[in-house]
RNA sequence: GACCCUAUCGUCUAUCGGCUAGGACACAUCCUUCUCAAGGAUGUAAGCGGAGUUCGAUUCUCCGUAGGGUCA
Numbered sequence: 001g002a003c004c005c006u007a008u009c010g011u012c013u014a015u016c017g018g019c020u021a022g023g024a025c026a027c028a029u030c031c032u033u034c035u036c037a038a039g040g041a042u043g044u045a046a047g048c049g050g051a052g053u054u055c056g057a058u059u060c061u062c063c064g065u066a067g068g069g070u071c072a
Base pairs, nucleotide, nucleotide: 001071002070003069004068005067006066007065010025011024012023013022018055027043028042029041030040031039048064049063050062051061052060
């Protein structure tokens, strides 16, 4: 330098254009218990940046950024 892949709650991850973005762990509150643990209920919290396409974009396209890989 060329090409390919990836980027979503604190962490891991689901979501083939209809999102009020789902789940697990963690965290907070409550229930249960003499207490702890375990169990149960509820809750907080997320789309890498910009532009385009579309009635509608996390999803498709383009340009960047970051990480990874192959080749030179």
Predicted 3D model of a 72-nucleotide RNA (transfer RNA) from a Candidatus Staskawiczbacteria bacterium. The organism belongs to Candidatus Staskawicziibacteriota, within Bacteria. The coordinates come from a structure-prediction model, not an experiment, and the mean pLDDT is 83. It matches the Rfam family "tRNA". The family's RNA type in Rfam is transfer RNA.